[in-house]
This record gives sequence, structure tokens and C1' cells, in this order.
RNA sequence: CCCGCGGGAGAGCGACGAAGGUCGCGCCGACGGAGCAACCACCCCGGGAAACUUGCAGGCACACGGACCGCGGG
Repeated sequence: CCCGCGGGAGAGCGACGAAGGUCGCGCCGACGGAGCAACCACCCCGGGAAACUUGCAGGCACACGGACCGCGGG
């Protein structure tokens, strides 16, 4: 790194609609995206992590998804 199995959080109300849904306002942080401290470099331009920040994407019944963790195999 790949495959299989298991665990796995947060956040919602209202209106409309026959329904799939749509709209308004609010909210969440754990795929992805973006931002940066020390430090590095330096004439200039820059480089630079996260579970932090942001909230673009995504999400806010169940399901799906899900960072990450455990077990087994390659």
C1' cells in the first nucleotide's frame, strides 16, 4: 500500500408539494479542498503539519458515507 471482517462522532426547524423533492433560516466537523506556527530559503517571489482554522464541496431520522482504530491475509 491492497483485500476481507469488526468498531466508528457531530449537527434541524419551518413552509410548500401526491411523491421524488424544493425553498427559507439555522447548524455540524471526521472523506476531499483551502489557510498557517515553528522552521527552511531569501534581492524579490517562496517552501512549510495536524484531530487546529475555514465551511468551497459534503453532511444534519434510518440507511449510505465516514477520518481514525483493531484483527486476519497478501